Overview: FMN riboswitch aptamer (RFN element) from Slackia heliotrinireducens DSM 20476, 139 nucleotides, folded computationally. RNAcentral holds the sequence, with entries from Rfam and Ribocentre. The prediction has a mean pLDDT of 77. The organism belongs to Slackia heliotrinireducens, within Bacteria.

Order: sequence, then C1' cells, then structure tokens
RNA sequence: AUUCUGUUUCAGGGCGGGGUGGAAGUCCCCACUGGCGGUAAACCUGCAUGGCAAGUCCGCGACCCCGAGGCUGCGGCUUCGGGCUGACUUGGGUUAGAUUCCCAGACCAACGGUACAGUCCGGAUGGAAGAAGCAGAAG
Repeated sequence: AUUCUGUUUCAGGGCGGGGUGGAAGUCCCCACUGGCGGUAAACCUGCAUGGCAAGUCCGCGACCCCGAGGCUGCGGCUUCGGGCUGACUUGGGUUAGAUUCCCAGACCAACGGUACAGUCCGGAUGGAAGAAGCAGAAG
C1' cells in the first nucleotide's frame, strides 16, 4: 500500500405560467427535477496509472411483499433472511473505439392522503446504498 474491527459526521432534486371546474401544485397544455457505486476516448494536471462526465447500460439503496424471532398499550413497532424492483442497444454527429460526449426527439419515477400527484402533505427529527474523518489490529 492494502485488509479487518470499532466509532463519528454527512448522505434527494423538482409546479413557475395558462385552461376546465364548486373544488386540482393531482386532470389538460407549456414548465421543472434526476440518490449511491461501477464503466467512459474529449477536457484538466508537468505526467497518468490521478481528477471529471449515464434518470433509461451493469450493480445497489429506498418503497412494497413474504417467512422466522423479539417487543406490545394488540393499532402496530423492530431484527434477521428471502422476494419484488421503472424507463430509448431512439435518430444524427465526432471517433480506432461512445447505449456514457455533442445536437435532436422519446420515455420513466414506491406507498398512504386528497379532484386522479415524480414536483403538495404524511410514515420520515426515520431508514439507507454509500462518502469522508478518527482510533485500534494485521501487514
């Protein structure tokens, strides 16, 4: 270097305008947003093996479902394991090489509430992929 253990902190964005209506941030037209790790040729750096670029590629988290255990004021809560988990190999361009870059278009976004919700309110002052720091051990 790296690995392991403990611990601390951090870890999601977005309805602005118009229409209909008794009522819509929920419908319709326009608008707006994009979690984490991986991959990645321009570009950055004196150099690259470093840094930086994907909502739609690969993997993961969240939500949801099932099973077992624990707690319970019987409403639920919680731990572990398992399952589920959206959307263009779109068109054109550059290139040796791009589903990632550039131009254009298309599409997607848990559950509960409410006039039907990616954008409001709620579970959530929660949990978490993971990121960074500190301490210890191995080396």